[in-house]
Context: one part of a larger RNA
């Protein structure tokens, strides 16, 4: 020096746990904010660095209720020093305080700060307290130009108006590129990402001016199917319906007009008009209007407030000896219980030790949900002369956009611009267009459920994960750290059943670090702590050079 072998270090695979994850069922809940949110600065403890709590009344304050013996959170132990059967500490309802900043709203501002005014109150100057003063909409006064009324405009009070935050669902507005076409312009991506706006616990749609095909359906919305079909399409890429079938859930209603009554205003005095109440609300048209007849079982609207659930709880059956072990929950023997052998803890593996479990019970408050019961609303027939029956709309010209449908034979919605009707002997539509038929009444409005999602709260469940895995984080993680910035972003888990965490003495630097004593089943379980793999590194043998 190398091989072997033993026996150390180092190193932290592995293995065996879980306080975190991830994934999913079912219920709840779907908002918080000017009564100042969400998210933060600074404070707050006798002694106090962080983390939770909290807010100058600061790990708390009053109160109803719950719970029953300890208690002054946690890292985290200790010295002081309190507190509780006159019921603390702890839970869980309402309440009060709640500094700054932050829509931040008195003005500013480089966020947590500076600098004001007005009003009242401290007997007053200083100062101290208390309320208030952004902004922009709504109403309502007041006042007031050019310009005489008058309007703009200015103030002033009042709002329980809006602002801002919030994971996804939903609706609207504006709208890409990469990419596909094996190039590329139409065309795809795709009305998609992203960005504005907006609303709701769902949102949108919704009660035929609608499909249909000569037989019929009968508001929206969802799921299966029709069907990768008709059909669109540099007839390429690719894009793709409806009709009808099956299912889920089912629910309709209310103005405008005609007519009548008040009112109030207008002038050209018999006529128009605004407002309010009654009347109406349809396509076998329907209503007004003239005549007749009738009086409720319904309701999504106020009202009501049993019972029901949620926010703390409570009861809640049955086991013993031996034997091994540090330790019984194991083995063995003999008994129990079970509407309770889900789970979990205890010094190993516990159905009868401990929480619990099944099952039973429970709220003073406060929220949610709501029946009974009371307001309110709400019918029908005939008759048919007059009258209404949604106008700058329908259509239609041209220029776009949606419909699966790319200008096409190209209907149908919608949108600019231009033009411009009809009141039932009246309109639309039924894929150019016309006739016949057939169907429905636009140009106002509402409208549950079936359906979408899931920031969060409660049970539950896994042929998921088990510290390089599982959320980026199981640990004081969006931390440290890097970036001007927007942004990026970790590493890190485990002694022991119990700290019993090694008095005392030894060598040392009053050290590190060992080595006795001692604890402990174990100390090669000593805190750089289960378990201890491999590289690397020594030591002693053995052998070979």
């Nucleotide at each position: 020096g190398g091989c072997g072998u033993a026996c150390g270090g180092u190193g932290g695979a592995u293995g065996c746990c879980u306080u975190g994850g991830c994934g999913g069922a079912g219920g709840c809940a779907g908002g918080c904010g000017a009564c100042g949110a969400a998210g933060g600065a600074c404070g707050u403890g006798g002694u106090a660095g962080g983390c939770u709590g909290c807010g100058a009344u600061a790990a708390g304050c009053c109160u109803c209720g719950g719970g029953g013996a300890g208690c002054c959170g946690c890292c985290a132990a200790a010295c002081a020093g309190g507190c509780u059967u006159c019921g603390a500490u702890c839970c869980g309802g309402g309440g009060a305080u709640g500094u700054c900043c932050g829509a931040a709203u008195g003005g500013g501002g480089c966020a947590a700060c500076c600098c004001a005014c007005c009003u009242g109150g401290g007997g007053g100057a200083a100062c101290c307290c208390a309320g208030g003063u952004a902004u922009c909409g709504g109403c309502a006064c007041c006042u007031g130009a050019a310009a005489a009324c008058a309007u703009a405009g200015g103030g002033u009070g009042u709002c329980u108006g809006a602002g801002g935050c919030c994971a996804a669902c939903c609706c609207g507005g504006u709208g890409a590129a990469c990419u596909g076409a094996a190039a590329u312009a139409u065309c795809u991506a795709a009305g998609u990402a992203a960005c504005c706006g907006g609303u709701g616990g769902a949102a949108u749609a919704g009660a035929a001016a609608g499909c249909a095909a000569c037989a019929g359906c009968g508001a929206u919305u969802c799921c299966c199917u029709c069907a990768g079909u008709a059909g669109c399409g540099a007839c390429g890429a690719g894009c793709g319906a409806a009709c009808g079938g099956g299912g889920a859930c089912c629910a309709g209603g209310c103005c405008a007009a005609a007519c009548c009554g008040g009112u109030c205003g207008g002038c050209u005095u018999g006529c128009c008009g605004g407002c309010c109440g009654g009347g109406g609300u349809u396509g076998u048209g329907g209503g007004a209007c003239g005549g007749c007849c009738a009086a409720a079982u319904g309701g999504a609207c106020c009202u009501g407030g049993a019972g029901c659930g949620g926010u703390a709880g409570g009861c809640g059956a049955a086991g013993c000896g031996g034997c091994u072990g540090g330790a019984a929950c194991g083995c063995c023997g003999c008994g129990g219980c079970a509407g309770a052998g889900c789970g979990g803890g205890u010094g190993a593996u516990a159905c009868c030790c401990c929480c619990g479990u099944a099952g039973c019970c429970g709220a003073a408050a406060c929220c949610g949900u709501g029946a009974a019961g009371g307001g309110c609303c709400g019918g029908g027939c005939c008759g048919g002369a007059u009258c209404c029956c949604g106008a700058g709309u329908a259509g239609c010209g041209c220029g776009g956009g949606g419909c699966a449908c790319g200008u096409g034979g190209a209907a149908c919605c919608c949108c600019g611009u231009g033009u411009g009707a009809a009141u039932c002997c009246g309109g639309g539509u039924g894929g150019a267009c016309c006739a016949u038929c057939a169907u429905c009444c636009a140009a106002g409005c509402c409208u549950a459920a079936a359906u979408a999602c899931u920031c969060g709260c409660c049970u539950c469940c896994g042929a998921c994960c088990g510290a390089u895995a599982g959320c980026g984080a199981a640990c004081c993680a969006g931390u440290a750290c890097c970036g001007u910035g927007a942004g990026g972003g970790a590493a890190a888990g485990g002694u022991g059943a119990a700290a019993a965490g090694c008095a005392c003495c030894c060598c040392g630097g009053a050290g590190a670090g060992g080595g006795g004593a001692g604890u402990g089943a174990a100390a090669u379980a000593g805190a750089a702590c289960c378990u201890g793999a491999a590289a690397c590194c020594g030591u002693g043998c053995g052998c070979c050079u």
Background: A computed fold for a 545-nucleotide part of an RNA from Thiohalorhabdus sp., annotated as large-subunit ribosomal RNA, domain I. Its mean pLDDT, the model's own confidence on a scale to 100, is 85. Its Rfam family is "Bacterial large subunit ribosomal RNA". Gene Ontology terms of the family: ribosome and structural constituent of ribosome.